[in-house]
Molecule: Glycine riboswitch aptamer
RNA sequence: GGAUGGAACUCUGGAGAGCCCCUGGCAACAGGGCGCCGAAGGGGCAAGUCGGUUUGCGGGCCGAUGAAUCUCUCAGGCAAAAGGACAGAGCUAUUAAC
Numbered sequence: 001g002g003a004u005g006g007a008a009c010u011c012u013g014g015a016g017a018g019c020c021c022c023u024g025g026c027a028a029c030a031g032g033g034c035g036c037c038g039a040a041g042g043g044g045c046a047a048g049u050c051g052g053u054u055u056g057c058g059g060g061c062c063g064a065u066g067a068a069u070c071u072c073u074c075a076g077g078c079a080a081a082a083g084g085a086c087a088g089a090g091c092u093a094u095u096a097a098c
Base pairs, nucleotide, nucleotide: 001098007092009090010089011088012087013086018034020033021032022031023030024029035078036077037076041074042072043071044070048065049064050063051062052061053060054059
């Protein structure tokens, strides 16, 4: 010097599921009840890998590690708005190989 990597920011797109019932409140909303959703965040694990142990050497058992749009639904959400994983574009700093 340097991205097709990772991160922040900006713009655009962006799903699902009761704006149900009760109480309070002018309302926003708050509390409770029942029913739901998965795409903020968080939790769980398969092969594999590593370690230990056992073995009749084929393997068995235990522990650690271990991904997701899978799974759980703690959190969050179930009109609109907001939020939103993720995707595209831009931009900034940094950095690997070289």